[in-house]
Context: one part of a larger RNA
RNA sequence: UGUUAAUUGGUUCCUGACGGGAACGUGCGUAUAGUACGAGAGGAACUACGCAUGGGUGCCACUGGUGUACCGGUUGUUCGAGAGAGCACGUGCCGGGCAGCCACGCGCCACGGGGUAAGAGCUGAACGCAUCUAAGCUCGAAACCCACCUGGAAACGAGGAACCACGGAGGCCACUCGUAGAAGACGAGAUCGAUAGACUCGGGGUGUACGCGUCGAGGCAACGAGACGUUGAGCCCGCGAGCACUAAUCGGCCGAGC
Numbered sequence: 001u002g003u004u005a006a007u008u009g010g011u012u013c014c015u016g017a018c019g020g021g022a023a024c025g026u027g028c029g030u031a032u033a034g035u036a037c038g039a040g041a042g043g044a045a046c047u048a049c050g051c052a053u054g055g056g057u058g059c060c061a062c063u064g065g066u067g068u069a070c071c072g073g074u075u076g077u078u079c080g081a082g083a084g085a086g087c088a089c090g091u092g093c094c095g096g097g098c099a100g101c102c103a104c105g106c107g108c109c110a111c112g113g114g115g116u117a118a119g120a121g122c123u124g125a126a127c128g129c130a131u132c133u134a135a136g137c138u139c140g141a142a143a144c145c146c147a148c149c150u151g152g153a154a155a156c157g158a159g160g161a162a163c164c165a166c167g168g169a170g171g172c173c174a175c176u177c178g179u180a181g182a183a184g185a186c187g188a189g190a191u192c193g194a195u196a197g198a199c200u201c202g203g204g205g206u207g208u209a210c211g212c213g214u215c216g217a218g219g220c221a222a223c224g225a226g227a228c229g230u231u232g233a234g235c236c237c238g239c240g241a242g243c244a245c246u247a248a249u250c251g252g253c254c255g256a257g258c
Stems, first nucleotide, its partner, number of pairs: 008165007018151004024054008037042001055109005063103004070096005075088005098238001112146003119139004170254004175189004195247003199242004203237004211230005218223001
């Protein structure tokens, strides 16, 4: 863009023609059972359940990895010292580590139905018998179709329902954003509001801040590494909730009969 109908434009929800998938493969064990079978020695299976492994897929409560957001320790040096920082390769080094992303972690990957193949049969003539086949019928595979997951009205036979609307429904730009994302797109919101930020609380990371007080080996003293208290402190958070304080303003555009 079409959906060509003498009404047309939309919003939401469906149908499912036709597609995609390998979503499963293998092994072991238990029961069956020391049973059937067999003189004994020995020794099954149908079926049900459990587990392992390879593969597929999804997830992050747990475990673990990363975590150049973050917190702490520490060496050298610079800012006169303290405090607080910079640099040391794109984190100086070291110890931790939330979210996120991951696997080494966790879940799931049926049952069943239908038609058949080779094959096994029933009934049964041609051919008074026989014969699974000629008519007819019953079974029979990890394969096929369905079932399961998923795409899918551009399926030209272009589908359907409800509702709204030309007294204008709906949509877009711009704006606040992220369950989304290369750009578009998609989704949430837009004051009748919790969309983002701030704040408070919750939850979490680090590990007890600066300053001050007391103690402190040594030293004539000045000074003084460090310890304890104040202090589960200080600093920090891509998480959750609450809360309209800030910002979603002012606006613009498209839009339905010859």
Record summary:
This is a predicted structure of a 258-nucleotide part of an RNA (large-subunit ribosomal RNA, domain VI) from Natronobacterium gregoryi SP2. It matches the Rfam family "Archaeal large subunit ribosomal RNA". Clan: LSU clan. Model confidence (mean pLDDT): 84 of 100. Lineage of the source: Archaea > Methanobacteriati > Methanobacteriota > Halobacteria > Natronobacterium gregoryi. The RNAcentral record of the full RNA draws on Rfam.